[in-house]
RNA sequence: GAAAAUUAGUGGCAAACCUGCCGAAAGGCAGGGGCGCAAAGCCAAGGGCCCAAGAAGGCCCAAGGGGCAACGAAUUCUAUGGCAGCCGUUUGCAGCA
Numbered sequence: 001g002a003a004a005a006u007u008a009g010u011g012g013c014a015a016a017c018c019u020g021c022c023g024a025a026a027g028g029c030a031g032g033g034g035c036g037c038a039a040a041g042c043c044a045a046g047g048g049c050c051c052a053a054g055a056a057g058g059c060c061c062a063a064g065g066g067g068c069a070a071c072g073a074a075u076u077c078u079a080u081g082g083c084a085g086c087c088g089u090u091u092g093c094a095g096c097a
Stems, first nucleotide, its partner, number of pairs: 006097001012037002017032006035085001041090001043088001046087002048083003054077003058068004
């Protein structure tokens, strides 16, 4: 100097759920609440995960495209949206030890 485990104190944060607001949704903000957390502090251009607004999706033809109907289905693709209490980077408090 680094890593792991245990431990004391002052404190910190705040899950689910409820209410209100924003949003298409995921989710976020505020109040209540307290499951838990030694980083449950920060970082979304490291990995991973979530939603799917949007687009495609039907029928006909002369099939590089056009026409008709529909915008109300199953399904498919996709972040420019989001999650840091999934991992990770990075910063930090305390000390009988």
Predicted 3D model of a 97-nucleotide RNA (c-di-GMP-I riboswitch aptamer) from Desulforamulus profundi. The RNAcentral record of the sequence draws on Rfam. Its Rfam family is "c-di-GMP-I riboswitch aptamer". Rfam's curators write: GEMM was predicted in a large-scale screen for bacterial structured RNA regulatory elements. Its family is annotated with cyclic-di-GMP binding in the Gene Ontology. Of the family's consensus pairs, 83% are formed in the model. Taxonomically the source falls in Desulforamulus (Bacteria, Bacillota, Clostridia, Eubacteriales).